[in-house]
Molecule: Glycine riboswitch aptamer
Organism: Anaerolineales bacterium
RNA sequence: GUUUUCCCCUCUGGAGAGCCCGCUUCGCGCGGCACCGAAGGAGCAAGCGCCCUCGUCGGCGUGCAUCUCUCAGGUUUCCGGACAGAGGGCGCGCC
Numbered sequence: 001g002u003u004u005u006c007c008c009c010u011c012u013g014g015a016g017a018g019c020c021c022g023c024u025u026c027g028c029g030c031g032g033c034a035c036c037g038a039a040g041g042a043g044c045a046a047g048c049g050c051c052c053u054c055g056u057c058g059g060c061g062u063g064c065a066u067c068u069c070u071c072a073g074g075u076u077u078c079c080g081g082a083c084a085g086a087g088g089g090c091g092c093g094c095c
Base pairs, nucleotide, nucleotide: 001094002093007089008088009087010086011085012084013083018033020032021031022030023029034075035074036073040071041069042068043067047062048061049060050059051058052055
């Protein structure tokens, strides 16, 4: 100097579901019922590997997600928000 992915920062866009009921020290609080999935988290198909009594139907491990679950989080606004775009930073490695 360059530098994929990952990671960090800034800006922009960004869905869903009760502005429900009760209590209240009126707090971003507590409790209840109903809901949402796109913070985070958890689960798994095929495939692959191993084992065995080698199976029509075996066992174990590994194994993607925006799928599934709904622990967490969320259900007016605000905040948050996967993901996408733009800008910047760090940076294995390489020169």